RNA sequence: CCCGCCUAAAGGCACACCCGCAGUGAUGCGGGGUCGCAAAGCCGACGGGGCUCCGUUCAGCCGGGAAGCGUCCUGGUGAGGGGGAGCCGGCCGGGUUGCCGGA
Repeated sequence: CCCGCCUAAAGGCACACCCGCAGUGAUGCGGGGUCGCAAAGCCGACGGGGCUCCGUUCAGCCGGGAAGCGUCCUGGUGAGGGGGAGCCGGCCGGGUUGCCGGA
């Protein structure tokens, strides 16, 4: 230095669900709980992806009017597209910190 012991030992976190609080909501915090996790520690001011909300805009649809064809104007709807704001690190990549590895 490498391998084995190590599917170890000592520990850690806490899915779903329940209760309380905050929030329009996604969700977050605290307590209980224990599906799982070798980073299920941290970073949402790194890149994706998912979720929530907003009013506006575009497509589409409906009504009315005008007009010689093509078409135009206006009102409504608009769970789809775009835009804005937010949430998720236990969705992934990435960055960063970290326990044991002894005899």